[in-house]
Context: one part of a larger RNA
RNA sequence: UUGGGCGUAAAGGGCGCGUAGGCGGCCGUGCAAGUCUGGCGUGAAAACCCCGGGCCCAACCCGGGGACUGCGUUGGAAACUGCGCGGCUUGAGUCACGGAGGCGGAGCCGGAAUUCCUGGUGUAGGGGUGAAAUCUGUAGAUAUCAGGAAGAACACCGGUGGCGAAGGCGGGCUUCGAGCCGAUGACUGACGCUGAGGCGCGAAAGCGCGGGGAGCGAACAGGAUUAGAUACCCUGGUAGUCCGCGCCGUAAACGAUGCGCACUAGGUGUCCGGGCGAGCGUCUGGGCGCCGGAGCGAACGCGAUAAGUGCGCCGCCUGGGGAGUAUGCCCGCAAGGGUGAAACUC
Numbered sequence: 001u002u003g004g005g006c007g008u009a010a011a012g013g014g015c016g017c018g019u020a021g022g023c024g025g026c027c028g029u030g031c032a033a034g035u036c037u038g039g040c041g042u043g044a045a046a047a048c049c050c051c052g053g054g055c056c057c058a059a060c061c062c063g064g065g066g067a068c069u070g071c072g073u074u075g076g077a078a079a080c081u082g083c084g085c086g087g088c089u090u091g092a093g094u095c096a097c098g099g100a101g102g103c104g105g106a107g108c109c110g111g112a113a114u115u116c117c118u119g120g121u122g123u124a125g126g127g128g129u130g131a132a133a134u135c136u137g138u139a140g141a142u143a144u145c146a147g148g149a150a151g152a153a154c155a156c157c158g159g160u161g162g163c164g165a166a167g168g169c170g171g172g173c174u175u176c177g178a179g180c181c182g183a184u185g186a187c188u189g190a191c192g193c194u195g196a197g198g199c200g201c202g203a204a205a206g207c208g209c210g211g212g213g214a215g216c217g218a219a220c221a222g223g224a225u226u227a228g229a230u231a232c233c234c235u236g237g238u239a240g241u242c243c244g245c246g247c248c249g250u251a252a253a254c255g256a257u258g259c260g261c262a263c264u265a266g267g268u269g270u271c272c273g274g275g276c277g278a279g280c281g282u283c284u285g286g287g288c289g290c291c292g293g294a295g296c297g298a299a300c301g302c303g304a305u306a307a308g309u310g311c312g313c314c315g316c317c318u319g320g321g322g323a324g325u326a327u328g329c330c331c332g333c334a335a336g337g338g339u340g341a342a343a344c345u346c
Stems, first nucleotide, its partner, number of pairs: 004317003007300002012314001014201004021194003025088007033081002035077008048066007091191001092188005097182003103177007110154001114150008125136002162169002206247006215241002220236004258313006266291011295302002319346003328339004
């Protein structure tokens, strides 16, 4: 519960595509379902409201009127909504031209570093820490040179920068695919917005099968520290981290701010376009930032990238704990996920 809200107090769905539904531009015309209006019928009585009356008053009772906000039927109106028809171009979209980008998929390639292996030089240490020790080294380590192997990640450029719906994306080249922006012209002619269900995407960790494994490294072992040290520090080290295929579906999935459209002072920087300009610059479109006005706000702050002013649609909140628990149902191989209470208590 006809109310108020959702940046930080409870509250924006992790993100997209889209079904039903809700909502929907300008002009003309028809219909008359919604809407407005007249008549008629009905809306029992009692109750209710007003006036009057009867019991001494009142309660109670009686009479008259109103009301019963509704429904049906019939006539009328046509501004708005709706429906039909015709038209339009400003919303939306298509094509042509140009542009930027770590946007996605696949294939190929590169150098630095690390570890390991082989060989050369060389000798007594190396490593590690607050200090040490475990560890490693005369069976020749560390250091250094040459050669080889492997896996993973791509220094500088790099940005307060770019791209993507979000998760996220960074060495180079090729290729396939997608989105976005600008300028001019042509075309379609409202084809739009949102979106319950639904479907897809979705970091890390985790799971299944197969591969791979350099470095790092939960667990684990040892060395230290300490009163203890199941830690922080050190030496090792398995899963994992990587690849393919299939699951999982969560997050401080955050701008803690749903999407779309319109309107409302400025200043400044930057990225990508366009016009004018010799240059300096200036105007303009799209993004990403900072400051700030009105306004908003509990304050912090927001402030044309709104948290301002409005409209449309969706999601969500309703004291704390119990509890994101129990139960039921659905999903999952499992881990668990989704939906999601109550008793009791303050």
Annotation
Small-subunit ribosomal RNA, central domain from an uncultured bacterium, 346 nucleotides, folded computationally. The prediction has a mean pLDDT of 92. The full RNA is in RNAcentral, with records from ENA.